[in-house]
Context: one part of a larger RNA
RNA sequence: GGCGCACGGGGGAUGCCUAGGCUCUCAGAGGCGAAGAAGGACGUGAUAAGCUGCGAAAAGCUACGGGGAUCGGCCAAUGCGAUUUGAUCCGUAGAUGUCCGAAUGGGGCAACCCAGUCUUUUAAGACUAUUCCGUAAGGAAAGCGAACGUGGGGAACUGAAACAUCUAAGUACCCAUAGGAGGAGAAAAUAAUAAUGAUUCCGUAAGUAGUGGCGAGCGAAAGCGGAACAGCCCAAACCGAUUAUGUUACGGCAUAAUCGGGGUUGUAGGACCUGUAUAAUUGAUAACAAUCCGACGAGAAUAGCGUGGGAAAGCUAACCAGAGGGGGUGAGAGUCCCGUAUUGGAAGGAUUGUUUGAGAGACGGGUAUCCUGAGUAGGUCGGGACCGGAGAAAUCCCGAUUGAAACUGCCGGCACCAUCCGGUAAGGCUAAAUACUCCUGAGAGACCGAUAGUGAACUAGUACCGUGAGGGAAAGGUGAAAAGUACCGUGAAUAACGGGGUGAAAUAGAACCUGAAACCGUGCGCUU
Repeated sequence: GGCGCACGGGGGAUGCCUAGGCUCUCAGAGGCGAAGAAGGACGUGAUAAGCUGCGAAAAGCUACGGGGAUCGGCCAAUGCGAUUUGAUCCGUAGAUGUCCGAAUGGGGCAACCCAGUCUUUUAAGACUAUUCCGUAAGGAAAGCGAACGUGGGGAACUGAAACAUCUAAGUACCCAUAGGAGGAGAAAAUAAUAAUGAUUCCGUAAGUAGUGGCGAGCGAAAGCGGAACAGCCCAAACCGAUUAUGUUACGGCAUAAUCGGGGUUGUAGGACCUGUAUAAUUGAUAACAAUCCGACGAGAAUAGCGUGGGAAAGCUAACCAGAGGGGGUGAGAGUCCCGUAUUGGAAGGAUUGUUUGAGAGACGGGUAUCCUGAGUAGGUCGGGACCGGAGAAAUCCCGAUUGAAACUGCCGGCACCAUCCGGUAAGGCUAAAUACUCCUGAGAGACCGAUAGUGAACUAGUACCGUGAGGGAAAGGUGAAAAGUACCGUGAAUAACGGGGUGAAAUAGAACCUGAAACCGUGCGCUU
């Protein structure tokens, strides 16, 4: 030095565990903010660095309700206290709430600096930003927020095996803005000789019809089956009032504006003339009732034996069950504890129903005249949206330029024309079915189990890095219970160790469950 055996050191794999995650389901909630938010700074404890809570009334104050013996957060110890005259704790409602921040008296390098006016004259307090509405009094807005919505802008990588039309994609991203949803929506629709009857969403139609350097690719709709269903209001004609102007023969008349009535559609409707009715229906608000949520309350039933440190496991014999979901307890508990099924429930909240009934709201006949949305529809040119890349290209939208008709009207049915059919544009509102989950409650998982699962199971967006935008960790486990080793010794020692004690176990001793490998040793055996 090698090999083997034994015993260690080292290291932290593996096994087991879970305090944390991940993905969903069903409900709830879908906002907070000048009554000062979200987010912070600084304070605040007997002692106090961090986290948590709170705000100079500062781990808290008040009231009411619950609850019933401990309590002064994580967090032990010491000290000092509170509490059956009901504390701590839980629920509801209030008070206080420094400074910054939309930040709003002015300023500013956020958490700081400096004012003015007024007020019982003082310890102190109140007010003083901007924009919009309003005569004023006064009111509103702003800022933040995960995704979802609508609108305005809008790429490239990429694919086409290169690349330019095309694709990616109206995606990413930016901006504006709304709501618990948003958008759309009551036919100038779809269809086809038959019909349907607002919109939205799902399935199908269908990878079809189409489109396409007819390449890569892109890609409908009707219909059918479902979910959910809900319809309405103006403008105008006409009537009237007020005001202004013009005119007058002073009786009025005309025009304009504002307001009220009227009226709302395509087998046209309405005004107007005429007749019948005052309804069906809808429904704000308020009261009452029921149900649900809700701090919390009630809530069944087991003993013995031996093993063991410990019984819930085993054996023997019982019991409850509208409760044998789950968790804990010294191993595996329906009957030990918390609970669970079931049931009751304050404050407060939600939903539904009944009653109430502000308000809205009718049906015919006649048809001479009047009304029925104009720089609109449409055309041309240039763009865009549609399955449709300009094409034979309808339809819809925008810019430029033109520019109708008036119910014997007008639009559409994929160039265009005719017939036929369907509708009635150029004003507006509209629940539900749909999308999403920052958040709350309950639950689930052929999801993870500490190099996994969130970056984060732990003082984590922390430590640390960077001027900054930004980047971004590592780190869980003694034991059933601290019973966390009194006391003695070796030692320079508050190191380390040997006795001794606790414990079932200390090779469970805090560098603490298990404790693999690399690597490093000690002893013994064999051997060059």